RNA sequence: UCUCCGAAAAGGCAAAACCAGAGCGAUCUGGUGACGCAAAGCCACGGAUCCUGACAACCAGGACAGCCGGGUUGCCGAA
Repeated sequence: UCUCCGAAAAGGCAAAACCAGAGCGAUCUGGUGACGCAAAGCCACGGAUCCUGACAACCAGGACAGCCGGGUUGCCGAA
C1' cells in the first nucleotide's frame, strides 16, 4: 500500500411516531425524533415486495437502494 475484516476515535446517516406539504396510490420532501447502520453513499441492472391501470395478468407505467443480489465511489485502522 492492497484485499478481507470491523475494535477504538472523529465525523456521517436516520427507523417508528408526530407535525406541515406533494402524490389517486405505493411513496416522497421539510421539521421534530433516534430504532438502527461501515456503505443505511450513489445507480432500479436481476429477483422480491408494494402502488396504479375497476378486478386479474403473462402486460404497461410507477414506488422501494433501511428486502436480497449486482455495479460503482468512498472515511478511519486495532486484532
Molecule: c-di-GMP-I riboswitch aptamer
Organism: Desulfuromonas sp.